[in-house]
RNA sequence: UGUACUUAAAGCCAAACCUAUUGUGAAAUAGGGACGGAAAGCUACGGGUCUCUUUUAAAGACAGCCGAGUUAUGAAG
Numbered sequence: 001u002g003u004a005c006u007u008a009a010a011g012c013c014a015a016a017c018c019u020a021u022u023g024u025g026a027a028a029u030a031g032g033g034a035c036g037g038a039a040a041g042c043u044a045c046g047g048g049u050c051u052c053u054u055u056u057a058a059a060g061a062c063a064g065c066c067g068a069g070u071u072a073u074g075a076a077g
C1' cells in the first nucleotide's frame, strides 16, 4: 500500500406517516419524521415489481427487491 474479515466511534443516508408542490399514474422534489442501512453512493445492463394507455407493442416508475458493473469512506486489530 492492496484485499478480505472483526470491533468501536464520528459522520452520512432516511422507511412508514404528515404537510406543500409536480405528474393521468407508478412516483418525484422540499420540510418534518425515524423503520432501518456498511454502499440504503452511482448506472435501468439482466431478472423482478409497479403505472398509464392498451389486444399487444410502445412509453414510464422503482438502485431501500435480487444480481451485475463502477466509484468511495475514519480508527484499531
Stems, first nucleotide, its partner, number of pairs: 005077003012037002017032006035064001041070003045067003048062004
The prediction has a mean pLDDT of 76. A computed fold for a 77-nucleotide RNA from a Deltaproteobacteria bacterium, annotated as c-di-GMP-I riboswitch aptamer. Taxonomically the source falls in Myxococcia (Bacteria, Pseudomonadati, Myxococcota). Rfam family: c-di-GMP-I riboswitch aptamer. About the family: GEMM was predicted in a large-scale screen for bacterial structured RNA regulatory elements.